[in-house]
RNA sequence: CCGUCGGUUCCUCGCGACGAUAGGCUGCGAACUCCGCCAGGCCCGGAAGGGAGCAACGGUAGUAGCUGAUUCGGGUGCCGGGGUUCGGCCGGCGGAGG
Repeated sequence: CCGUCGGUUCCUCGCGACGAUAGGCUGCGAACUCCGCCAGGCCCGGAAGGGAGCAACGGUAGUAGCUGAUUCGGGUGCCGGGGUUCGGCCGGCGGAGG
C1' cells in the first nucleotide's frame, strides 16, 4: 500500500419499538360564585297574567380511564439501503513493495 473480517463513530434515506400529545369514546362533573330550562313554593295583580328563582333535568369548564393520529421526541434498535471501488478511526488475518 492492497484485499478481507470485526469494533466504533459521522452523514443521509427508510422501517419498527418506546414515551408524550391533538382528536375520539366512556364515566364523574363547579355545593357555594358557568349556561339553559325551571315542577313545587314565594312575590305583584280584582282577574287574566307576569316576575325573581331553589330542587330536578340538559349542557359546558374541569377531571379519571380507554383508544390514538398523515403529529412530536431521543445516548430508542446485535434493524435495513446508500457514502468519491465501499466517509473517518482502531484492531486481527493474508499478500506485495521499500
Predicted 3D model of a 98-nucleotide RNA (Bacterial small signal recognition particle RNA) from a Pseudomonadota bacterium. It matches the Rfam family "Bacterial small signal recognition particle RNA". Rfam classes the family as a non-coding RNA gene. Gene Ontology terms of the family: signal recognition particle, plasma membrane targeting and SRP-dependent cotranslational protein targeting to membrane, signal sequence recognition. Rfam's curators write: The signal recognition particle (SRP) is a universally conserved ribonucleoprotein involved in the co-translational targeting of proteins to membranes. The sequence was found by an Rfam model in a public genome assembly.